[in-house]
RNA sequence: UGAUAGAGGCGCGGAUUUCAUCAGUACCGUAAAGCGACAGUCGGGGAGACUGCUUUUAAGGGAAAGGGGAAGCCGCCGAAGAGAUGCUAUAUCCCCGUGUAUCGUCUCUGGGACGCAGUCAGAAUAUGCUGCGGACUGUCACAUCAGUGGAGCGCUAUCAGA
Numbered sequence: 001u002g003a004u005a006g007a008g009g010c011g012c013g014g015a016u017u018u019c020a021u022c023a024g025u026a027c028c029g030u031a032a033a034g035c036g037a038c039a040g041u042c043g044g045g046g047a048g049a050c051u052g053c054u055u056u057u058a059a060g061g062g063a064a065a066g067g068g069g070a071a072g073c074c075g076c077c078g079a080a081g082a083g084a085u086g087c088u089a090u091a092u093c094c095c096c097g098u099g100u101a102u103c104g105u106c107u108c109u110g111g112g113a114c115g116c117a118g119u120c121a122g123a124a125u126a127u128g129c130u131g132c133g134g135a136c137u138g139u140c141a142c143a144u145c146a147g148u149g150g151a152g153c154g155c156u157a158u159c160a161g162a
Base pairs, nucleotide, nucleotide: 001160002159003158004157005156006155009077011076012075013074014073016071017070018069019068027061028060030058031057032056033055038052039051040050041049042097043096044095045094046093047092080109081108082107083106084105085104086103088101089100090099091098110137111136114133115132116131117130118129120128121127139150140149141148142147
């Protein structure tokens, strides 16, 4: 220097089954009122197509996705996550934007928990994410008395080469 194999622990991610929540919500049909060239199909402009309704009241019927708990399974230890950016696809067509998804490039983060703050998503005080904080933990270096410091392109082991 290269290859292979490993370790950290409430360890990371994925899909499946199931349970609760989402929610008596969205939506559907009925009755009445109201609106009429008016209302809607991610936002704005233009074009086009389709629907008959945006809204209110009453009783009736009535979900799902995402997120969460549990169980075991699969792939793993930059596992993975975040930010910026680019191509493509998608939301009727064109332009601008926004959202979502795959892939690529660059940057940051060793890890989980706890507390505080914030933010988009979210029904939510859950969860995710970001920042800060003091401890804990694994690793290496320096110290030797306690400790201090660094980062995963790291660390340990084996093999090969120089």